[in-house]
RNA sequence: GAGCCGACCGGGCGGCCGCGGCACCUCGUUCGGAGGUGUCGAGGAAAGUCCGGGCUCCACAGGGCACGGUGGUGGGUAACGCCCACCCGGGGUGACCCGCGGGACAGUGCCACAGAGAACAGACCGCCGUCGGUCCUCGGACCGGCGGCAAGGGUGAAACGGUGGUGUAAGAGACCACCAGCGGCCGGGGUGACCCGGUCGGCUCGGCAAACCCCACCGGGAGCAAGGCCAAGAGGGGAGACGGCUCCGGCCGCCGCCCCUGCGCAGGCGUUCGAGGGCUGCCCGCCCGAGCCUGCGGGUAGGCCGCACGAGGCCAUCGGCAACGGUGGUCCCAGAUGGAUGGUCGCCCCCGCGCGCGAGCGCGGGACAGAACCCGGCUUAUAGGUCGACUC
Numbered sequence: 001g002a003g004c005c006g007a008c009c010g011g012g013c014g015g016c017c018g019c020g021g022c023a024c025c026u027c028g029u030u031c032g033g034a035g036g037u038g039u040c041g042a043g044g045a046a047a048g049u050c051c052g053g054g055c056u057c058c059a060c061a062g063g064g065c066a067c068g069g070u071g072g073u074g075g076g077u078a079a080c081g082c083c084c085a086c087c088c089g090g091g092g093u094g095a096c097c098c099g100c101g102g103g104a105c106a107g108u109g110c111c112a113c114a115g116a117g118a119a120c121a122g123a124c125c126g127c128c129g130u131c132g133g134u135c136c137u138c139g140g141a142c143c144g145g146c147g148g149c150a151a152g153g154g155u156g157a158a159a160c161g162g163u164g165g166u167g168u169a170a171g172a173g174a175c176c177a178c179c180a181g182c183g184g185c186c187g188g189g190g191u192g193a194c195c196c197g198g199u200c201g202g203c204u205c206g207g208c209a210a211a212c213c214c215c216a217c218c219g220g221g222a223g224c225a226a227g228g229c230c231a232a233g234a235g236g237g238g239a240g241a242c243g244g245c246u247c248c249g250g251c252c253g254c255c256g257c258c259c260c261u262g263c264g265c266a267g268g269c270g271u272u273c274g275a276g277g278g279c280u281g282c283c284c285g286c287c288c289g290a291g292c293c294u295g296c297g298g299g300u301a302g303g304c305c306g307c308a309c310g311a312g313g314c315c316a317u318c319g320g321c322a323a324c325g326g327u328g329g330u331c332c333c334a335g336a337u338g339g340a341u342g343g344u345c346g347c348c349c350c351c352g353c354g355c356g357c358g359a360g361c362g363c364g365g366g367a368c369a370g371a372a373c374c375c376g377g378c379u380u381a382u383a384g385g386u387c388g389a390c391u392c
Base pairs, nucleotide, nucleotide: 001392002391003390005388006387007386008385009384011348012347013346014345015344016343017342019041020040021039022038023037024036025035026034027033043368047379048378050377051376052375053374054373055223056222057221058220062284063283064282065281067219068218069217070216071215072086073085074084075083076082087101088099089098090097091096102214103213107212108211109208110207111206124153125152126149127148128147129146130145131144132143133142134141135140161179162178163177164176165175166174180204182201183200184199185198186197187196188195189194227305228304229303230302235260236259237258238257240255242253243252244251245250263297264296265295266294267293268292269291276288277287278286279285312331313330314329315328316327317326318325319324349366350365351364352363353362354361355360
């Protein structure tokens, strides 16, 4: 100098004004309350909602079929399609990177274009033999028929091992030597994937499973709008218009609209000869069961809980190559729903441009984005910066 991998930060401090949660204090009250102080208040991805789990409900017997998912080996974990270590294959001089990595002798299917031929293949050019004809410089050449050949050319991502020799009319694992690869057996190493060595065999066996399929393993459904509680039928609640009152926060009256406990009307089916429902889609089987279905009025409101202590963060130490786990200490860290987490000013930091001999000054810019039940991952977006290991 070039590169490769990992970890981390992602503006800082202060003043003023403001917003949400909690605690305390003071004041006020016909009734909502008001003010102050303290404390906490977005992210590394809060995002995509793609996997996995916690939690909740569905009244969780079980079996078979179907369906979906995963796919080298060993480990980690609550679990995973995630992570760690290793194996195998590929790339790179290297640090290192990539792999949607079970099975193609269980079966079926497919292999575009080009090419004669694409799977137990194939004579297009070519090589060789033979028969006939024509020509002839009598060596042969050309044309046609029949037959042999996978060595050479050509096509292709891929053409049924490679090199050399024997052999032959020409050729060919037809035969031989070596090499590569496949399969069986034996020995050794490893928990294992697999690796190393020896020996034998037929001489060679194409690819695609993100095609069907086969094998092994895993998998109930719906989701915080889950789910629970609260008040009440000449009832209760919500936001709004108008009028009045006010301590200016709101309150009262009235009007129409909307919502609720679940109500009304009409029709149909049913109560052990059982409607309807649940157990995963279907079947078997099992269970619950007195109400259920359709239409209309008439639509899914309000408050509280769930809901912030958790597979939790940090530090130390021990075990482990590591992912991670054990033990001890310490900390409490958002909880909105008209949806808070902001605005502004000053100083500093970083980057760019301009001016200046210079100290410096002026202007502009500082990403991606933003909780909504919670957690573990993956993926995607991200201006700029810091640190560490390693390679050439």

This is a predicted structure of a 392-nucleotide RNA (Bacterial RNase P class A) from a soil metagenome. Its Rfam family is "Bacterial RNase P class A". About the family: Ribonuclease P (RNase P) is a ubiquitous endoribonuclease, found in archaea, bacteria and eukarya as well as chloroplasts and mitochondria. The RNAcentral record of the sequence draws on MGnify.